[in-house]
Order: sequence, then structure tokens, then C1' cells
RNA sequence: GCCCAUGGUGUAGUGGUAUCACAUCCGCUUUGCAUGCGGGAGGCCCCGGGUUCAAUCCCCGGUGGAAGCA
Repeated sequence: GCCCAUGGUGUAGUGGUAUCACAUCCGCUUUGCAUGCGGGAGGCCCCGGGUUCAAUCCCCGGUGGAAGCA
């Protein structure tokens, strides 16, 4: 110098209060379990500042992580 940071985990989202999967909880199905089906809860987007009517997104600084070069 370059890249990344978003529910418990992994992710989508290039300006208008955030997507999906798994996990978790409830219900249905079963003698019971699993599978399947339906529903719920869970993230104010790493921190601070700036720009803007409005920022997860753009700009600056910081913190943490990863790869690479010398």
C1' cells in the first nucleotide's frame, strides 16, 4: 500500500430504517424420534467524526482480522 468487519454461524444488500440459509423456540404431522409443513424471536450493520433532506453504502481517522511484497 491492498482486502475484509452486517442476528449464534455463514451470507446478500453500491444513498431511502436490511435478504437468505443453518441453528434456536412454538404449532401440525408420528405410538415416539427424524424428515416435512406453517409460524415466531433474534442484527439500530466494529468505533468516532464528516458529507447529505436521508448513510450498512460515500469521505477521514481509529480498532480488530486476513492475504501479499520488501
Molecule: transfer RNA
Organism: Polarella glacialis